A computed fold for an 83-nucleotide RNA from a Deltaproteobacteria bacterium, annotated as c-di-GMP-I riboswitch aptamer. NCBI's taxonomy places the organism under Bacteria, Pseudomonadati, Myxococcota, Myxococcia.
RNA sequence: AUUUCAUAAGGCCAGACCUGUCGUGAGGCAGGGCCGGAAAGCCACGGGACUUAAUACUUAAUUAAGUUAGCCGGGUUGCCGAG
Numbered sequence: 001a002u003u004u005c006a007u008a009a010g011g012c013c014a015g016a017c018c019u020g021u022c023g024u025g026a027g028g029c030a031g032g033g034c035c036g037g038a039a040a041g042c043c044a045c046g047g048g049a050c051u052u053a054a055u056a057c058u059u060a061a062u063u064a065a066g067u068u069a070g071c072c073g074g075g076u077u078g079c080c081g082a083g
Stems, first nucleotide, its partner, number of pairs: 004083001005081001012037002017032006035070001041076003045073003048068008
C1' cells in the first nucleotide's frame, strides 16, 4: 500500500411516523423522531419497483419523461486496527 474482516475506541447516518414546504404524481427538502445500517458517503451505468402522459385495447401491454442509492448489482471515495 492492497484485499478480507473481528473487537475496541472516537464517531457518523437516520427508517416508519409527525409538522411545515416544493411537486400533477412517484417523491424531494427542513425540523422532530431513532427502525436499523461497516459505507444507510457519493454517482441513475445495468436490472427491478413506482409515477405521469400518449398510444393501444384486456391473459393486458408498448413508448417517452421522471422517481427510488434505506431494492439489487456496478463504479468511486473514506475512519479505526487484533488477525